Model confidence (mean pLDDT): 80 of 100. This is a predicted structure of a 73-nucleotide RNA (transfer RNA) from Echeneis naucrates.
RNA sequence: CAUCAUCUAGCUCAGUCAGUAGAGCAUGAGACUCUUAAUCUUAGGGUCGUGGGUUCGAGCCCCACGUUGGAGA
Repeated sequence: CAUCAUCUAGCUCAGUCAGUAGAGCAUGAGACUCUUAAUCUUAGGGUCGUGGGUUCGAGCCCCACGUUGGAGA
């Protein structure tokens, strides 16, 4: 330099045909227990990488830029 993929909760990841975003782990609280651990219940936590566009409506489609990784010159 050009190319492919990736980016969603603190972490690892789902998210179907575009219709107002979830799980597990972690964290807080409670139950149980002599206590801890384990187990169970429950709560909080999101500008979906950034900015535009299309659309009645975008995590999803389009464009630009960026992050990380792969292979190439």
RNAcentral holds the sequence, with entries from Rfam. It matches the Rfam family "tRNA". Gene Ontology term of the family: triplet codon-amino acid adaptor activity. Rfam classes the family as a transfer RNA.